[in-house]
RNA sequence: UUAAAUAUUGUUAUAUUACGUCGUAUAAUGUUGGGGAUAUGGCCCAAAAGUUUCUACCGAGCUACCGGAAAUAGCUUGACUACGAGGUAAGUGUAAUAGAAU
Numbered sequence: 001u002u003a004a005a006u007a008u009u010g011u012u013a014u015a016u017u018a019c020g021u022c023g024u025a026u027a028a029u030g031u032u033g034g035g036g037a038u039a040u041g042g043c044c045c046a047a048a049a050g051u052u053u054c055u056a057c058c059g060a061g062c063u064a065c066c067g068g069a070a071a072u073a074g075c076u077u078g079a080c081u082a083c084g085a086g087g088u089a090a091g092u093g094u095a096a097u098a099g100a101a102u
Base pairs, nucleotide, nucleotide: 005102006101008099009098010097011096012095013094014093015092016091017089018088019087021085022084023083024082025081026056029049031047032046033045034044035043041066042065050057058078059077060076061075062074063073064072
């Protein structure tokens, strides 16, 4: 000086995991059937629809309306789930590379 092996440190790439952001889906929506309450009330159960989509399809508040009947309406606010794209991390795995050691 070169090669190989061993353990070790750093860097980069990539995968994955966790968290959070943004976007798409869906309007936390409308339909049907059965039952129930009645101004101190306005609810419960089921079905199918809606998404290149699994799941979910509700809570709270305000206003109106119904004069006793069978029917609710409007507004505000609060999520989860699926997929995609960035970000964050003394995380985990793999690969490459550099340094020094034996």